[in-house]
RNA sequence: AGCGCCAUGGAGUAGCCAGGUUAACUCACGAGGCUCAUAACCUCGGGAUCGGGAGGUUCAAAUCCCCCUGGCGCUA
Numbered sequence: 001a002g003c004g005c006c007a008u009g010g011a012g013u014a015g016c017c018a019g020g021u022u023a024a025c026u027c028a029c030g031a032g033g034c035u036c037a038u039a040a041c042c043u044c045g046g047g048a049u050c051g052g053g054a055g056g057u058u059c060a061a062a063u064c065c066c067c068c069u070g071g072c073g074c075u076a
Base pairs, nucleotide, nucleotide: 001075002074003073004072005071006070007069010027011026012025013024020059029045030044031043032042033041051068052067053066055065056064
């Protein structure tokens, strides 16, 4: 220098290829229940606008296209 992959709540992932009503799941966290009490278990709840873009396409973008940032890998 060229190419490919990844970035989504506090953590780990799905959703992206094939755009569509409220972004889902597990753990963690908070409240309540249960218990003499804690854990476990049961119920409920809060939390991400999707790495950045007042870039593009579209009625509509996490999803398609473009630019930039960071990480990993391959080639030279």
Transfer RNA from a Candidatus Heimdallarchaeota archaeon, 76 nucleotides, folded computationally.
Rfam family: tRNA. It is annotated as a transfer RNA.